This is a predicted structure of a 72-nucleotide RNA (transfer RNA) from a Gracilibacteraceae bacterium.

RNA sequence: UCCUCGAUAGCUCAAUGGUAGAGCGACCGGCUGUUAACCGGUAGGUUGCAGGUUCGAGUCCUGCUCGGGGAG
Numbered sequence: 001u002c003c004u005c006g007a008u009a010g011c012u013c014a015a016u017g018g019u020a021g022a023g024c025g026a027c028c029g030g031c032u033g034u035u036a037a038c039c040g041g042u043a044g045g046u047u048g049c050a051g052g053u054u055c056g057a058g059u060c061c062u063g064c065u066c067g068g069g070g071a072g
Stems, first nucleotide, its partner, number of pairs: 001071007010024004018055001026042005048064005
């Protein structure tokens, strides 16, 4: 320098172009003699950054940043 994969909640990951979710964790409550376990609920997101396409973008296109792998 080029090719390729990835970046989404505190963590691990989903999500046909049409309301961004799950598990774990946190918090509140229930259960229990108490803790744990179990059960119910709540909060938590400028979807890496900047543009573009579209009625509508996490998703498609361009550039950039960061990380993994590969070629020279």
Notes
It matches the Rfam family "tRNA". The family's RNA type in Rfam is transfer RNA.